[in-house]
Context: one part of a larger RNA
Molecule: large-subunit ribosomal RNA, domain IV
Organism: Serratia symbiotica
RNA sequence: CUCAGGUGAGGGAGAUAGGCAAAAUGGUGCCGUAACUUCGGGAGAAGGCACGCUGGCAUGUGGGUGAAUUCCGUAUCGGAGGGAGCUAAAGCGAGUCGCAGAGACCAGCGGACUGCAACUGUUUAAUAAAAACACAGCACUGUGCCAGCACAAAAGUGAACGUAUAUAGUGUGACUCCCGCCCGGUGCUGAAAGGUUAGCUGAUGGGCGUAGCUGCAAGGCAAAGCUCUUGAUAGAAGCCCCAGUAAACGGCCGCCGUAACUAUAAGGGGGUCCUAAGGUGGCGAAAUUCCUUGCCGGGUAAGUUCCGACCCGCAGGAGUGGCGUAAUGACGGCCCGGCUGUCUCAACCCGAGACUCA
Numbered sequence: 001c002u003c004a005g006g007u008g009a010g011g012g013a014g015a016u017a018g019g020c021a022a023a024a025u026g027g028u029g030c031c032g033u034a035a036c037u038u039c040g041g042g043a044g045a046a047g048g049c050a051c052g053c054u055g056g057c058a059u060g061u062g063g064g065u066g067a068a069u070u071c072c073g074u075a076u077c078g079g080a081g082g083g084a085g086c087u088a089a090a091g092c093g094a095g096u097c098g099c100a101g102a103g104a105c106c107a108g109c110g111g112a113c114u115g116c117a118a119c120u121g122u123u124u125a126a127u128a129a130a131a132a133c134a135c136a137g138c139a140c141u142g143u144g145c146c147a148g149c150a151c152a153a154a155a156g157u158g159a160a161c162g163u164a165u166a167u168a169g170u171g172u173g174a175c176u177c178c179c180g181c182c183c184g185g186u187g188c189u190g191a192a193a194g195g196u197u198a199g200c201u202g203a204u205g206g207g208c209g210u211a212g213c214u215g216c217a218a219g220g221c222a223a224a225g226c227u228c229u230u231g232a233u234a235g236a237a238g239c240c241c242c243a244g245u246a247a248a249c250g251g252c253c254g255c256c257g258u259a260a261c262u263a264u265a266a267g268g269g270g271g272u273c274c275u276a277a278g279g280u281g282g283c284g285a286a287a288u289u290c291c292u293u294g295c296c297g298g299g300u301a302a303g304u305u306c307c308g309a310c311c312c313g314c315a316g317g318a319g320u321g322g323c324g325u326a327a328u329g330a331c332g333g334c335c336c337g338g339c340u341g342u343c344u345c346a347a348c349c350c351g352a353g354a355c356u357c358a
Base pairs, nucleotide, nucleotide: 001353002352003351005349006348007347010344011343019339027051028050029049030048031047036041038174052096053095054094056092057091063087064086065085069081070080071079072078097101109337110336111335113333114332115331116329117328121133122132137172138171139170140169141168142167143166149158150157151156175324177322178321180252181251182250185249186248187245188244189243190242194240195239196238205229206228207227212221213220214219254272255271256270283313294310296308297307298306
C1' cells in the first nucleotide's frame, strides 16, 4: 500500500454531483397519536412508560383441562352436578445486584413539502426496474355464425364445442370534476343521378395481296381467302361527384386604432386580412420557458436547485386525454430532526495479503 474488521477528544454533513458509505433506529406490553381521506386508511404515525433476580399476596390468582363420586334417563352409553389432580398467564406491593435487565445473537431511522405513475404486478438473462409495459375502468370500430380476425397454395385448425352481457382490433389508463371549436385535406362509412374507365365484345375503315378484268408493254383496277392494323357499340368496382364521421389521422391566426392622470389595452366594443375553424374550461418559467439564475414571497448568514404566487405559454391544453387526488413506490427533487471518521484531520488497534529475508 491492497482487502476485511474495530475504537475515538471537540465539532456534527462544513465532505460530496448526491449523507455514497458508515453510524443510528430496532423486541413485547401499556399509554398516546396530526394534516388529509375514496372513511378502508394515514398508523408501528409522531411521542412516551415498563422490562433482571428473590421471596410475599396465593404451601399457585384468573383461565384451561377435568378424576373419584352423586342424581336423572330410553341405563356398558347419554345428560346434569361435582370438583381432586395437572397446567399456568397476568397483576399488586416489597426486597436486591450491576455502568447497563428487550444486557449477546436477532431486531423499523423518523418527519415536512413536491413531481410522476392510481394501486399489487411486468421488463432490457450479463451496464437501465423506471415516470417505461401491463392493469381494472372508459370509449370507438369490426363481426349474425360455415362470424369477423389469425395460421395455411390447400385440406383444415384456432376463434369456440363459444353466439353481440360474445369475440376480435384500436386508443386511453383506478377514482373525482370534466372532455370545447373545426369534416377544407387524408382516411373510413353511406348514397347512387351524371362523368371517366379494364379485361371482354369486334361495327367500320385502311394496308398487303391472288383469281379475274384491262393495257402493245411498263403497269393499273380488284372480289374471295389469308394476314397486319383501326377500334364503333356494350361495360363493373374504383376515381371524380354528393353526404356523414374527430374517444378517426389531424388542425385550432394576424395587423391597426380606441378608456376622464399615466400606462395597459379587452372582460364589453371598432376596423381590416385570411381561414375548415381560429385554443373554450382548467393548468402554466412546468419532466414543456429560448431569453432565464424571469420577477415577487418563503426557507438559508449566504439558495442556478426547492416550495408558493405572477403570466410576457420562444413552442402547454382537453382520451396523442386536461386538472386534481387518499393510499401505494428498492422512482425523481428539496428541507428538518436524530446519528455518525463523509469531513475538519488525520490517528491507533486486530486479521489476511502484497513486499523483504530464510